Predicted 3D model of a 102-nucleotide RNA (SAH (S-adenosyl-L-homocysteine) riboswitch aptamer) from Solimonas marina. Taxonomically the source falls in Solimonas (Bacteria, Pseudomonadota, Nevskiales, Nevskiaceae). Its Rfam family is "SAH (S-adenosyl-L-homocysteine) riboswitch aptamer". A reference for the family is Wang et al. (2008), "Riboswitches that sense S-adenosylhomocysteine and activate genes involved in coenzyme recycling", Mol Cell. Its family is annotated with S-adenosylhomocysteine metabolic process and regulation of gene expression in the Gene Ontology.
[in-house]
RNA sequence: CCCGCCGAGGGGCGUUGCGAUCCGCCUUUUAGGAGGCGGACCAGGCUCGGCGGGCUCGGGGCGCCCUGCGUCCCGGAGACGACGCAACGGCGCCCGUUCCGA
Numbered sequence: 001c002c003c004g005c006c007g008a009g010g011g012g013c014g015u016u017g018c019g020a021u022c023c024g025c026c027u028u029u030u031a032g033g034a035g036g037c038g039g040a041c042c043a044g045g046c047u048c049g050g051c052g053g054g055c056u057c058g059g060g061g062c063g064c065c066c067u068g069c070g071u072c073c074c075g076g077a078g079a080c081g082a083c084g085c086a087a088c089g090g091c092g093c094c095c096g097u098u099c100c101g102a
Base pairs, nucleotide, nucleotide: 001054002053003052004051005050006049007048008047009046010095011094012093013092014091015090018045021040022039023038024037025036026035027034028033044088057075058074059073060072061071062070063069064068
């Protein structure tokens, strides 16, 4: 950095339908792949944290065809105390919570 899962960011109903996903058709290609159209579904897809995996990088061991390659391991963990804490998430409505005022 990427992928998957889980949790948190108070909750519910309705609605629009971008991306992704699925289905169908079409174009292109040797194929892979890429693209287009239609339909279905669709407003936690974002951020933070946790777990697992992959890639890259660093260190170490062993082996070899030895200025490199292969492979394995590691790249922190835990405890105690105190203090503090996000920013966002189309539209409409409702509930909840907090503060202030009447």